[in-house]
RNA sequence: GCCACUUUAGCUCAGUUGGUAGAGCGCAUGCUCGGUAAGCAUGAGGCCCUGAGUUCAAUCCUCAGAAGUGGCU
Numbered sequence: 001g002c003c004a005c006u007u008u009a010g011c012u013c014a015g016u017u018g019g020u021a022g023a024g025c026g027c028a029u030g031c032u033c034g035g036u037a038a039g040c041a042u043g044a045g046g047c048c049c050u051g052a053g054u055u056c057a058a059u060c061c062u063c064a065g066a067a068g069u070g071g072c073u
Base pairs, nucleotide, nucleotide: 001072002071003070004069005068006067007066010025011024012023013022019056027043028042029041030040031039049065050064051063052062053061
């Protein structure tokens, strides 16, 4: 320098051929227990990496950029 892939909750990851998003773990509260752990219930937490374009509407499609990983030279 070129190519491919990844970027979504605190962490690990789903997700939708376009109609504003979920799980597990973690966190908070309550219940349960003589107490702790475990268990159960409820809840908080995300403008989906950035910008532009297409569209009535973009996390999703197109373009450019950023970061990371791998490969080639």

A computed fold for a 73-nucleotide RNA from a Candidatus Pacearchaeota archaeon, annotated as transfer RNA. It matches the Rfam family "tRNA". Rfam classes the family as a transfer RNA. The coordinates come from a structure-prediction model, not an experiment, and the mean pLDDT is 80.